[in-house]
RNA sequence: CAAGUAGAUGGCCUUAUCGCUGUUUGUUUUUACAAAUGGAGGAAAGUCCGAACACCAUAGUGCAACAUAGUGGUUAAUAGCCACCAACCGUGAGGUUAGGAAAAGUGCAACAGAAAGGAUGUACAGGUCAUGCUGUAGUGAAAUCAGGUAAACUCUAUGUGGUGCAAUGUCAUGUAAACCAACGUUAGAGGGCUGCACGCUCGAUUGUUGGAGGGUAGGCAGCUAAAGUUUGCUGGUAACAGUAAACGUAGAUAAAUGAUAAGGGCUCGAAAGAGUACAGAAUUCGGCUUAUAGAUUUACUUAUUUA
Numbered sequence: 001c002a003a004g005u006a007g008a009u010g011g012c013c014u015u016a017u018c019g020c021u022g023u024u025u026g027u028u029u030u031u032a033c034a035a036a037u038g039g040a041g042g043a044a045a046g047u048c049c050g051a052a053c054a055c056c057a058u059a060g061u062g063c064a065a066c067a068u069a070g071u072g073g074u075u076a077a078u079a080g081c082c083a084c085c086a087a088c089c090g091u092g093a094g095g096u097u098a099g100g101a102a103a104a105g106u107g108c109a110a111c112a113g114a115a116a117g118g119a120u121g122u123a124c125a126g127g128u129c130a131u132g133c134u135g136u137a138g139u140g141a142a143a144u145c146a147g148g149u150a151a152a153c154u155c156u157a158u159g160u161g162g163u164g165c166a167a168u169g170u171c172a173u174g175u176a177a178a179c180c181a182a183c184g185u186u187a188g189a190g191g192g193c194u195g196c197a198c199g200c201u202c203g204a205u206u207g208u209u210g211g212a213g214g215g216u217a218g219g220c221a222g223c224u225a226a227a228g229u230u231u232g233c234u235g236g237u238a239a240c241a242g243u244a245a246a247c248g249u250a251g252a253u254a255a256a257u258g259a260u261a262a263g264g265g266c267u268c269g270a271a272a273g274a275g276u277a278c279a280g281a282a283u284u285c286g287g288c289u290u291a292u293a294g295a296u297u298u299a300c301u302u303a304u305u306u307a
Stems, first nucleotide, its partner, number of pairs: 002302008012264007020039008041278001045289002048287005053164004060198004065160005070084005085099001086097004100155002105153002107149002122137005168221004179211005190202004228247008265276004
């Protein structure tokens, strides 16, 4: 230098004008105005896994269903992460794992071969009263030897109650639990609790469907101080834990975080010029997966061939 392996960083900037939105203060006054100040991400995404939180029987029994699967550790928890072992792939740095059980049972298996999970036993030879009874040959991984396969059913061990912030609480506003028809109902209709059964519970101010109609179309809490972030030190191979200091960082609700103009940076190009990614919070965290223009950077590897 080239080709690679495993990571890390960061992913456009400035100014002006016009806006949007949270908070505070002031003026006005119940809605505006002014000033100050905050306002998307590494994945906010997919909603795949695990939790917090809320409600429903403080989460019942059985069945079903689903998930996981070497050993040890880590964590609030996990199917994540770390370490080690084993198997496989790679020259190597490294990578991958679908890594419990085949002596419970069922299923499945190309080609070759007469016959394949089992014998309606092929050819030749021998033997017998008779019979694959015996030997040899041939096909194949395997020919009466009970082997392989569980990313086939299954079995074993362990685990899982359901619904999701449209949870839930609360204030306000308006009401028609009225009317008509059919069916059902204290001999328990119907609602809630898990997919089913049992069981539990509420239950007469009664249920379902249809008809024709009346009303609401809001506010507040939940909501962001959190298993929080950054840096240092200590322990640990590591994941991670402990400790100190500093910081404390969007909270909207049909959904704000924008638009226009000018200049600059970076990449490509001789120039003109072109490009500047993926993407958009919606209760909150921890992971995983997927998308990502161009750039920077650390450690390590290279058999064969060539220099």

About this RNA:
This is a predicted structure of a 307-nucleotide RNA (Bacterial RNase P class A) from Gilvirhabdus luticola. A source record names the gene rnpB. Model confidence (mean pLDDT): 75 of 100. Rfam family: Bacterial RNase P class A. Gene Ontology terms of the family: dimeric ribonuclease P complex, ribonuclease P activity and tRNA processing. The family's RNA type in Rfam is ribozyme.